Transfer RNA from an Alphaproteobacteria bacterium, 73 nucleotides, folded computationally. It was read from a public genome assembly.

[in-house]
RNA sequence: GGGGCCGUAGCUCAGCUGGGAGAGCGCUUCGCUGGCAGCGAAGAGGUCGACGGUUCGAUCCCGUUCGGCUCCA
Numbered sequence: 001g002g003g004g005c006c007g008u009a010g011c012u013c014a015g016c017u018g019g020g021a022g023a024g025c026g027c028u029u030c031g032c033u034g035g036c037a038g039c040g041a042a043g044a045g046g047u048c049g050a051c052g053g054u055u056c057g058a059u060c061c062c063g064u065u066c067g068g069c070u071c072c073a
Base pairs, nucleotide, nucleotide: 001072002071003070004069005068006067007066010025011024012023013022019056027043028042029041030040031039032038049065050064051063052062053061
């Protein structure tokens, strides 16, 4: 220098046909229990790495760019 993959909640990740942003764990509150643990219910938490473009509409498509891993040179 070139190619590939990855970047989504605090953590691990799903979302693969463009229209609802989600799961588990963790966190908060409430209930069951004498209490802890455990179980149950409710809830908070996100500029979907960044910028621009296409589109009525983008996590998703296109371009550029940043970071990580990897292959080639």
Rfam family: tRNA. About the family: Transfer RNA (tRNA) molecules are approximately 80 nucleotides in length. The organism belongs to Alphaproteobacteria, within Bacteria. The coordinates come from a structure-prediction model, not an experiment, and the mean pLDDT is 80.